Description: The prediction has a mean pLDDT of 81. This is a predicted structure of a 75-nucleotide RNA (Fluoride riboswitch aptamer (crcB RNA motif)) from a Bacillota bacterium.
[in-house]
RNA sequence: UUUAGGCUAGGCGAUGGAGCUCGCCUUAACUUAAGGUUAGAACCACCGUUUCAGGUUAAUGGCUCCUACUGUUAG
Numbered sequence: 001u002u003u004a005g006g007c008u009a010g011g012c013g014a015u016g017g018a019g020c021u022c023g024c025c026u027u028a029a030c031u032u033a034a035g036g037u038u039a040g041a042a043c044c045a046c047c048g049u050u051u052c053a054g055g056u057u058a059a060u061g062g063c064u065c066c067u068a069c070u071g072u073u074a075g
Stems, first nucleotide, its partner, number of pairs: 009026005016066006027039005045056003
């Protein structure tokens, strides 16, 4: 210096919030006293269309709870 692995932390897993848990990503440049800025990674469903349009399901990656929406029944 490069690669791999582990630990910790952050981010992500097609519509909101919380807890637990699983998986994935976590790099580069500029600059600084500290920091900051820019660009990346994981991620962004399905049908349909040259593209646009249009249509369908789903608030979970998974489990539980809350909220919103939909359907049915009872008061």
Lineage of the source: Bacteria > Bacillati > Bacillota.